[in-house]
Molecule: SAM riboswitch aptamer (S box leader)
Organism: Anaerospora hongkongensis
RNA sequence: UGCUCAUCGAGAGUUGGUGGAGGGACAGGCCCGAUGAAACCGCGGCAACCAUUCGCGCUUAUGUGAAAACGGUGCCAAUUCCGGCAGGAUUAAUCCUGCAAGAUGGGAG
Numbered sequence: 001u002g003c004u005c006a007u008c009g010a011g012a013g014u015u016g017g018u019g020g021a022g023g024g025a026c027a028g029g030c031c032c033g034a035u036g037a038a039a040c041c042g043c044g045g046c047a048a049c050c051a052u053u054c055g056c057g058c059u060u061a062u063g064u065g066a067a068a069a070c071g072g073u074g075c076c077a078a079u080u081c082c083g084g085c086a087g088g089a090u091u092a093a094u095c096c097u098g099c100a101a102g103a104u105g106g107g108a109g
Base pairs, nucleotide, nucleotide: 003107004106005105006104007103008102013043015042016041017040018039022032023031024030028082029081044076045075046074049072050071052067053066054065055064056063080101085098086097087096088095089094
């Protein structure tokens, strides 16, 4: 870097230091930002994917429920901020469904 599987309407930072103009992946829209963006280092927190423990199921299988939060990750404005492609309801506005894309974790190579 690509493949595959699961999840993405919940939750958690008016935090300290450095820094000094960008940031929210990506036409666009709409937002956040000198009352301090990104990034880095701390501290705090959320969640429960993996791992752990105890059951159930199965009798060898990509199963499932619960607990806990020491470990490996992740995350802490806005639904993944909306949106891009297709379809549906609809005069329109608007709404709904699916896909794509993206993010995170697990797996195989």